[in-house]
RNA sequence: CUGUUCUCAUUGGGGAGCCAAUGUUGUUUAGGCAACAAAGGCUGAGAUUGCUGACGCAGAACCCAUUGAACCUGAACCAGGUCAUACUGGCGUAGGAAUUGAGAAAAUAGCCACU
Numbered sequence: 001c002u003g004u005u006c007u008c009a010u011u012g013g014g015g016a017g018c019c020a021a022u023g024u025u026g027u028u029u030a031g032g033c034a035a036c037a038a039a040g041g042c043u044g045a046g047a048u049u050g051c052u053g054a055c056g057c058a059g060a061a062c063c064c065a066u067u068g069a070a071c072c073u074g075a076a077c078c079a080g081g082u083c084a085u086a087c088u089g090g091c092g093u094a095g096g097a098a099u100u101g102a103g104a105a106a107a108u109a110g111c112c113a114c115u
Stems, first nucleotide, its partner, number of pairs: 001110005006103004011065004017042003022037006048059004071096003077090004
């Protein structure tokens, strides 16, 4: 001197849920299966509101923005666990994926100069 970590502003990117028990309806000889409803439960930063017949669109909160695991593909994947689920780990040094600036102090990385 430059970058990173932190804070703020600005611009943008992103998001699939699952469920025992209760009630109602349909189906079934029954067992069971499916859908819906209210209240609720699990994980997580986040599974939320409105509009549409649907696809989808808009907003709020949250997270992330290249030193990028926010998020997508692989994937109706593999192993373990659970009432159940991308729940946990693998996959993953895989392939993609979205701005610019200001500020403070310390740490850290690199470069240059001097001794």
A computed fold for a 115-nucleotide RNA from Photobacterium lipolyticum, annotated as TPP riboswitch aptamer (THI element). The RNAcentral record of the sequence draws on Rfam. Its Rfam family is "TPP riboswitch aptamer (THI element)". Gene Ontology term of the family: thiamine pyrophosphate binding. The organism belongs to Photobacterium, within Bacteria. Model confidence (mean pLDDT): 76 of 100.